[in-house]
RNA sequence: UCAGCGAAAUGGCAAAACCACCGAAAGGUGGCGACGCAAAGCAUUAGGGUCUAAAGCUGAAACCUUCAGCCACGACAGCCUGCUACCGAA
Numbered sequence: 001u002c003a004g005c006g007a008a009a010u011g012g013c014a015a016a017a018c019c020a021c022c023g024a025a026a027g028g029u030g031g032c033g034a035c036g037c038a039a040a041g042c043a044u045u046a047g048g049g050u051c052u053a054a055a056g057c058u059g060a061a062a063c064c065u066u067c068a069g070c071c072a073c074g075a076c077a078g079c080c081u082g083c084u085a086c087c088g089a090a
Base pairs, nucleotide, nucleotide: 005088006087012037013036018031019030020029021028022027035078041083042082047080048079049076050075051074056070057069058068059067060066061065
């Protein structure tokens, strides 16, 4: 110096709940708030996985509506994987 690893230190992020707004929903944004996180940093224009089902298709009932199934062009980075990175004990 590099890699691995994760003691210490400097710090960082911000779950759920609540409030407001957007959305059909999943969910997102902001405020408040900390469950936790050594990548809880970046990126769906590398890959997988999970969630929702508006529109669409199909079917049943029904008499112009309801229900059920399939399905992302929607969503999740605090699911895995990918890329990058602060510090330096054993």